[in-house]
RNA sequence: UUGCGUACUCCGGGGUCGGUGUAAUUCCGAACCGGCGGUGAUAGUCCGCGACCCGUUGGCAGCCAGCUAACGGUUGAGCCGGUGAAAUUCCGGCACCGACGGUGAAAGUCCGGAUGGGAGAAGUACGCGG
Numbered sequence: 001u002u003g004c005g006u007a008c009u010c011c012g013g014g015g016u017c018g019g020u021g022u023a024a025u026u027c028c029g030a031a032c033c034g035g036c037g038g039u040g041a042u043a044g045u046c047c048g049c050g051a052c053c054c055g056u057u058g059g060c061a062g063c064c065a066g067c068u069a070a071c072g073g074u075u076g077a078g079c080c081g082g083u084g085a086a087a088u089u090c091c092g093g094c095a096c097c098g099a100c101g102g103u104g105a106a107a108g109u110c111c112g113g114a115u116g117g118g119a120g121a122a123g124u125a126c127g128c129g130g
Stems, first nucleotide, its partner, number of pairs: 001130009010120001016030004031109002033098002035049004044096002053073008078094005100112003
């Protein structure tokens, strides 16, 4: 200096004003937000990962429901111009996307599962190796 393992710690943002209405932070107008790794150069829209959802198998349970582990499936949306050696990442312009359940009325932003799970990141400690 660097790789690996274990433990601990950390790890998601955003609804405000007006309108309609019996009723809406859910509709309409104007707002606001963007997890993690990668990349010839900085990404919500590229390539992947995670979360949500579905399934199979195993475990707990007499069965079911439920919980849990592994594996598998599913998984949204960007173009034009400019600069440059290089950018769907920067600059300019105009767009687009956002799980499930709930609700006095339809939700990326409210409430809930969730004091959960988690890609992954950094630090510390210990151990092993180059």
Molecule: FMN riboswitch aptamer (RFN element)
Organism: Catelliglobosispora koreensis DSM 44566